Molecule: transfer RNA
Organism: Candidatus Segatella violae
RNA sequence: GCUCCAGUAGCUCAGUAGGUUAGAGCACUCGGCUUAUACCCAAGCGGUCGGCGGUUCAAGUCCGUCCUGGAGCA
Numbered sequence: 001g002c003u004c005c006a007g008u009a010g011c012u013c014a015g016u017a018g019g020u021u022a023g024a025g026c027a028c029u030c031g032g033c034u035u036a037u038a039c040c041c042a043a044g045c046g047g048u049c050g051g052c053g054g055u056u057c058a059a060g061u062c063c064g065u066c067c068u069g070g071a072g073c074a
Stems, first nucleotide, its partner, number of pairs: 001073007010026004019057001028044002031041002050066005
């Protein structure tokens, strides 16, 4: 330098032939349980989906470009 893959909650990820409000587990907070802690049960908190632009009535999803990480080729 070229090609491909990935980027969504604090962490690990799901969500794609575009469409009702963006989700799960863990973590965190509160309550219950317990003499107490843990486990367990229940509730809550937390993201404008890497940035910018475009297409569309409508974009996490499609297109362009840039950034970050990974793999391969040279």